[in-house]
RNA sequence: CUCGGGUAGCGGAUGACCGCCGGUACGCAAGUACGGGAGGAAAGUCCGGGCACCGCAGGGCAGGAUGCUGGAUAACGUCCAGGCGCAGUAAUACGACGGAAGAAAGUGCCGCAGAAAAUAUACCGCCUUGAGCAAUCAGGGUAAGGGUGAAAUGGCGAGGUAAGAGCUCACCGCAUUUCUGGUGACAGGAAUGGCAAGGUAAACCCCAUCCGGUGCAAGACCAAGCAGGACUCCGCCCUUUCGAGGGCCUGAUGCGGCUCGCGUCAGCUGGUUUCCGGGUAGGUUGCUCGAGACUGUCAGCAAUGGCAGCCCUAGACAGAUGGUCAUCGCUGGAAUUUAUUCCAGUACAAAACCCGGCUUAUAGCUACCCUAUUAUG
Numbered sequence: 001c002u003c004g005g006g007u008a009g010c011g012g013a014u015g016a017c018c019g020c021c022g023g024u025a026c027g028c029a030a031g032u033a034c035g036g037g038a039g040g041a042a043a044g045u046c047c048g049g050g051c052a053c054c055g056c057a058g059g060g061c062a063g064g065a066u067g068c069u070g071g072a073u074a075a076c077g078u079c080c081a082g083g084c085g086c087a088g089u090a091a092u093a094c095g096a097c098g099g100a101a102g103a104a105a106g107u108g109c110c111g112c113a114g115a116a117a118a119u120a121u122a123c124c125g126c127c128u129u130g131a132g133c134a135a136u137c138a139g140g141g142u143a144a145g146g147g148u149g150a151a152a153u154g155g156c157g158a159g160g161u162a163a164g165a166g167c168u169c170a171c172c173g174c175a176u177u178u179c180u181g182g183u184g185a186c187a188g189g190a191a192u193g194g195c196a197a198g199g200u201a202a203a204c205c206c207c208a209u210c211c212g213g214u215g216c217a218a219g220a221c222c223a224a225g226c227a228g229g230a231c232u233c234c235g236c237c238c239u240u241u242c243g244a245g246g247g248c249c250u251g252a253u254g255c256g257g258c259u260c261g262c263g264u265c266a267g268c269u270g271g272u273u274u275c276c277g278g279g280u281a282g283g284u285u286g287c288u289c290g291a292g293a294c295u296g297u298c299a300g301c302a303a304u305g306g307c308a309g310c311c312c313u314a315g316a317c318a319g320a321u322g323g324u325c326a327u328c329g330c331u332g333g334a335a336u337u338u339a340u341u342c343c344a345g346u347a348c349a350a351a352a353c354c355c356g357g358c359u360u361a362u363a364g365c366u367a368c369c370c371u372a373u374u375a376u377g
Base pairs, nucleotide, nucleotide: 001377002372004370005369006368007367008366009365010364012328013327014326015325016324017323018322020037021036023034024033025032026031039348043359044358046357047356048355049354050353051215052214053213054212063211064210065209066208067207068082069081070080071079072078083097084095085094087092098206099205106204107203108200109199110198123146124145125142126141127140128139129138130137131136154172155171157169158168159167173195174193175192176191177190178189179188180187181186219285220284221283222282228276229275230274233271234270235248236247237246238245239244249267250266251265252264253263254262255261292311294309295308296307297306298305299304329346330345331344332343333342334341335340336339
């Protein structure tokens, strides 16, 4: 330098003007000044937890999730380390990776093809017996070879045989017993067994572990108006020793033919004073200091954890975080005077109670580590 693999990071900068949402100070107020204002995924809402309420959140049924081992963690379906399988020369990547002879019990399914798909079987073939002049036919043996299939009743070689066959033997595989190493998954070795036991559980099912439900529009507090309930008073004015008294108004009614006047009654399907519980509009809170960020150090292979120092870093509620201009940066292309000019591009996408993950999207760029084959690329 090239090809490949892994782990991280950045993902525009500065200034001016005009706006938006919070905070602090000043101000009666209007407002003024200062300072703060999205992300690595804020996304999908797929897991896990905090927090809040529901009825206690304990047992059971149903349902769901997970499923090799050890560890990390608040917890996880996440992460780290390892085992096994598989792909690759390798770095490395991927795996729902419990159970089918299992710690233990059962059911189902295996299309097409093929003789036969799991307890039965033989299409071609091989061998043999009989019949026949022969072609061939009938019976028996066999499963080595061919053929079918994703998968065919251990593989392969030798012996053996009429032909064959774990029928016998060596090696490999498998099973059982046992030894050694490891916390363990598991690995390695020895002996024995002639092979018995096809596949499928993101099919039913079984086993083990875990899971109550709803989500900040949760919830808590304050609280108009309207409606509801209780209670006080009852036309207006004056006086009062608080018992009442006096004057006036309206309506009805009695006396009366009418008016004045006098007497009686009413002015209550309504209005009014105070309060009650409920809690709508609205307001406050929950709300951002937290399993927090950064630096150093210690323990650990690591995930991660301990300790010390230091910092405060959005909080809206229909939802602010924006727009314009200038200069610069980065990438690509073109031109030439070779270090300048011109043109184009500058992603994905944006908080909404808060955290830990996963998944998906992402222009362009950077750093570090590792691999490269019987042949030191």